[in-house]
């Protein structure tokens, strides 16, 4: 160093409950553990959700992110332990 979490010590925390915040999508915070060796950090690349504001529409409604999800995927940065291989 790759490969691995085997010991050892620790971290995170889905789904769902409740509280707060938001137009929503989500976010935070308490319960809670589905799972995760980057499930740590950046929305950079492609993907996904929302549509307040705008635009189009007689309406119904459509379009679009300057909101968002890094626990979808790829990229970048930074880490903790190391036993077989």
């Nucleotide at each position: 160093u790759c490969c691995g979490g085997a010991a050892a010590a620790g971290g995170u925390a889905a789904a769902c409950c409740c509280g707060u915040u938001g137009a929503a999508a989500g976010a935070c915070g308490g319960g809670g553990a589905c799972a995760c060796a980057a499930a740590g950090u950046c929305a950079c690349g492609g993907g996904c959700c929302u549509a307040a504001g705008g635009c189009c529409g007689c309406a119904a409604g459509g379009c679009u992110a300057u909101g968002g999800c890094c626990g979808c995927c790829g990229g970048a940065c930074u880490g903790c332990c190391a036993a077989a291989g």
The RNA shown here (c-di-GMP-I-GGC riboswitch aptamer) has 85 nucleotides and comes from a Clostridiales bacterium. The model forms 90% of the base pairs in the Rfam consensus.